[in-house]
Bacterial large signal recognition particle RNA from Candidatus Effluviviaceae Genus V sp., 266 nucleotides, folded computationally.
C1' cells in the first nucleotide's frame, strides 16, 4: 500500500427569554444539495455537559475534529442618518396674490353757480276710491228670418144663405218672434300682469326731487402705510414608504497548518 467489514464523528449555526447552570421543544436570525419518528412552558432531558430514546445515511478524509489566513457577495421583522427620492398632516415659518374693512399722506374728481349736514315737502311702498285704456257679456242698431201649426190684405176658388149679405181662408205682397250675421259709435253690467293719470288716507327714513337753515368741506378711483381673513411656491417638522451609507447579527467559495482510529485479508 490494496480491499472489506466497523466505529469515533458528521447530517446545521447564532440570539434573547427560562434556568442554580446547561441543552431542546416554543419566540426571532441566518443557513443547506443533505435526515426521520416519539417526548415536552403550572415543560422536557441533563449535571460541567452541549436534550433523551429509536431508526437511517455518510464515514477515517476532498467529507470529520482544531488553528490561522483571505473573503466577493447574500440575507434580517435589528439599530443609527441635518444622506436621496417620493407620498401624507388638522404642525410651524416665510410669504408673491387676492378679499374685506379703517383712514385720507400723495394723485384725482367734487365744491361758494354752494360741500357734509339739518329741516319741511313731494316721488318711490301700501289701501281705498275715481278716471282712463283694453278686454268680455247684455242692450242698441242694420240686415236676414216662418209650405201649414205668427200677423195684415188676402186675386182665384170654397162654404152659409131665397136673397141682401156673411165667414174661414191657399198662393202672392207686406210685416215680425225666436235664431243667425254684422256693427261695434252709444248705453250698461264684468274683468285687470294696464296707466309719466286724478282724490283721499296711511307707511317708511334706504334712495331721490325741490324749498329752507348754515357756511367748507365732501368723496374713495389709483399711490403709499394700517388692521383681519384666506394664502400659491418654498422652507422646517412629524409620520410612512423608497434608494443609499454605516453598524450589529448570520451565511458564505477557498487556501494553509495541525488532529483522528479498530479488525481481517492480500
Nucleotide at each position: 500500500g490494496c480491499a472489506c467489514g466497523c466505529u469515533a464523528g458528521a447530517c446545521g449555526g447564532g440570539g434573547a427569554g427560562c434556568c442554580a447552570g446547561c441543552g431542546g421543544u416554543g419566540c426571532c436570525c441566518u443557513g443547506u444539495a443533505a435526515c426521520c419518528c416519539g417526548c415536552a412552558a403550572u415543560c422536557c432531558g441533563c449535571u460541567c455537559a452541549a436534550g433523551c430514546g429509536g431508526g437511517g445515511u455518510c464515514g477515517a478524509a476532498c467529507a470529520u475534529c482544531u488553528g490561522u489566513c483571505c473573503g466577493a457577495g447574500g440575507c434580517g421583522u435589528c439599530c443609527u442618518c441635518a444622506g436621496u427620492c417620493g407620498c401624507g398632516g388638522c404642525a410651524g415659518g416665510c410669504g408673491a396674490g387676492c378679499c374685506g374693512g379703517a383712514g385720507a399722506a400723495g394723485u384725482g374728481g367734487u365744491g361758494u353757480c354752494g360741500a357734509g349736514g339739518g329741516u319741511c315737502a313731494g316721488g318711490u311702498c301700501c289701501c281705498g276710491c275715481g278716471c282712463a285704456a283694453u278686454c268680455g257679456g247684455a242692450c242698441c242698431c242694420g240686415g236676414u228670418g216662418a209650405a201649414u201649426c205668427c200677423g195684415g190684405u188676402c186675386a182665384g176658388g170654397g162654404c152659409c144663405g131665397g136673397g141682401a149679405g156673411g165667414c174661414a181662408g191657399c198662393a202672392g205682397c207686406c210685416g215680425u218672434a225666436a235664431g243667425c250675421c254684422g256693427c261695434c259709435a252709444g248705453u250698461u253690467c264684468g274683468a285687470u300682469g294696464u296707466g309719466c293719470c286724478g282724490c283721499g288716507g296711511g307707511g317708511a327714513c334706504g334712495c331721490u326731487u325741490g324749498g329752507c337753515c348754515g357756511g367748507a368741506g365732501c368723496c374713495a378711483a389709483c399711490u403709499g402705510g394700517c388692521c383681519g381673513g384666506c394664502g400659491a411656491c418654498c422652507c422646517u417638522c412629524c409620520g410612512c414608504g423608497u434608494c443609499g451609507a454605516g453598524g450589529c447579527g448570520u451565511c458564505g467559495a477557498g487556501a494553509c497548518a495541525g488532529a483522528c482510529g479498530c479488525g481481517u485479508g492480500c

NCBI's taxonomy places the organism under Bacteria, Candidatus Effluviviacota, Candidatus Effluviviaceae. It is recorded under the gene name ffs. The sequence is in RNAcentral, with records from ENA. Rfam family: Bacterial large signal recognition particle RNA. The family's RNA type in Rfam is non-coding RNA gene.